[in-house]
Context: one part of a larger RNA
RNA sequence: UGACGGGGGCCCGCACAAGCGGAGGAGCAUGUGGUUUAAUUCGAUGAUACGCGAGGAACCUUACCUGGACUUAAAUGUAGCAUGACCGUACCAGAAAUGGUAUUUCUCUUCGGAGCAGGUUACAAGGUGCUGCAUGGCUGUCGUCAGCUCGUGCCGUGAGGUGUCGGGUUAAGUCCCAUAACGAGCGCAACCCCUAUCGUUAGUUGCUAACAGGUUAAGCUGAGGACUCUAGCGAGACUGCCACCGUAAGGUGAGAGGAAGGUGGGGAUGACGUCAAGUCAGCACGGCCCUUACGUCCAGGGCUACACACGUGUUACAAUGGUCAGUACAGAGGGCUGCUACCUAGUGAUAGGAUGCUAAUCUCGAAAGCUGAUCUCAGUUCGGAUCGAAGUCUGCAACUCGACUUCGUGAAGUUGGAUUCGCUAGUAAUCGCGUAUCAGCAACGACGCGGUGAAUACGUUCCCGGGCCUUGUACA
Numbered sequence: 001u002g003a004c005g006g007g008g009g010c011c012c013g014c015a016c017a018a019g020c021g022g023a024g025g026a027g028c029a030u031g032u033g034g035u036u037u038a039a040u041u042c043g044a045u046g047a048u049a050c051g052c053g054a055g056g057a058a059c060c061u062u063a064c065c066u067g068g069a070c071u072u073a074a075a076u077g078u079a080g081c082a083u084g085a086c087c088g089u090a091c092c093a094g095a096a097a098u099g100g101u102a103u104u105u106c107u108c109u110u111c112g113g114a115g116c117a118g119g120u121u122a123c124a125a126g127g128u129g130c131u132g133c134a135u136g137g138c139u140g141u142c143g144u145c146a147g148c149u150c151g152u153g154c155c156g157u158g159a160g161g162u163g164u165c166g167g168g169u170u171a172a173g174u175c176c177c178a179u180a181a182c183g184a185g186c187g188c189a190a191c192c193c194c195u196a197u198c199g200u201u202a203g204u205u206g207c208u209a210a211c212a213g214g215u216u217a218a219g220c221u222g223a224g225g226a227c228u229c230u231a232g233c234g235a236g237a238c239u240g241c242c243a244c245c246g247u248a249a250g251g252u253g254a255g256a257g258g259a260a261g262g263u264g265g266g267g268a269u270g271a272c273g274u275c276a277a278g279u280c281a282g283c284a285c286g287g288c289c290c291u292u293a294c295g296u297c298c299a300g301g302g303c304u305a306c307a308c309a310c311g312u313g314u315u316a317c318a319a320u321g322g323u324c325a326g327u328a329c330a331g332a333g334g335g336c337u338g339c340u341a342c343c344u345a346g347u348g349a350u351a352g353g354a355u356g357c358u359a360a361u362c363u364c365g366a367a368a369g370c371u372g373a374u375c376u377c378a379g380u381u382c383g384g385a386u387c388g389a390a391g392u393c394u395g396c397a398a399c400u401c402g403a404c405u406u407c408g409u410g411a412a413g414u415u416g417g418a419u420u421c422g423c424u425a426g427u428a429a430u431c432g433c434g435u436a437u438c439a440g441c442a443a444c445g446a447c448g449c450g451g452u453g454a455a456u457a458c459g460u461u462c463c464c465g466g467g468c469c470u471u472g473u474a475c476a
Stems, first nucleotide, its partner, number of pairs: 001476002003473003007470007015460002019423005026315008034306002042053002064301007076124006083117002088103006106115003126290002129288003135284002137279003140275001142273001147186006153162003166177003192267004197235007207224002211222003238261001241255001242253004317416001321375007333364003338357002342353004382413001387408007429452007
């Protein structure tokens, strides 16, 4: 100087407390461990691995296993050599890769050759093999915590200290005062984006108040820019004003005004560093290793196994509910190998027609809610696992191993031990919708979007994590 302390002081955080809803019990989905296996490819392992890499494992992917093949090789270039085609088509063998046979017989030319194509020879390959403890880059975490440093000066023999401490204040090393320090940098804040209010500009594909036409109805049409909205530019919030407290910074106020009040809400943004944290399998790269194989191609299998254990989810156990009928209201996205109105067939998944849309134009589209009826506390009209049968769709192909539909079947489960997780407001809870990946889908996942919409916070003694000061130390 740090680190540590079941030392002290001050302070903060859904850290506790106060509340709400979960997990831990059941079924299923998914990941992991273990076991099994020819293989169940590899990585990630307290917090910071375990719905993680994977935002799509039937083939492919695929790296694994079994078997069959190739050795300049799957790609490209240079040089040499020989050829004139190569590709394609047909047949045969084969699981395919591939091999064989047949067919076809390049262009320009000054006839010297040139171009092109595949073959062959040589040189440059290839490796998801090892090392993340050789590395770059990227990432997690402490932590969006308020810290981490430098120049000059001063103090100290020196390591170092001071500044950065002290008194206040703040979300903040934020600011003020004081001060052997005076300044500065990286962080904080602000500048950026979205959102909440208003103005202005512009009205098409959006909108419809007035006028007119028109319909069973409808901005449907003429028309209009008022309104909503769209999307550019501005305004607006600064403790600016008032009162009180304070030297100041600042604090308090159900104060005024205001759409918004003291960081308005949310996002992006992550200092010096820590964990030899993670990744050589995203990519790059040093070294080592393989080179008729640890490279490459193909078929089939496996990654989907199953006594069990754990994590994360989902569906429930019901009446604030289930079922049936009627009826209302979003936002954000996607669409030409696509989204499909509408019609017909089917109980349905879907199929057959057909129309619009390269989209504010056409299209994909809510559910909870509300109204009415029924069920009346039961393992039930709860719950839907499992299994049987029949189908639909995608795709060369659904046996291993897809999703969905219909009929039947109707398991566990009656609110879950110790323990444990999330959340402070448009939040939790609850309800549906969309997108990426994608032929299809194991999505109940991930990432977004809106609808409905709470309770509680006395407080900081305690648990956990962190910041500053101080103290002890046989630790570095």
The part of an RNA shown here (small-subunit ribosomal RNA, 3' major domain) has 476 nucleotides and comes from an uncultured prokaryote. RNAcentral holds the full RNA, with entries from ENA. Its mean pLDDT, the model's own confidence on a scale to 100, is 81. Its Rfam family is "Bacterial small subunit ribosomal RNA".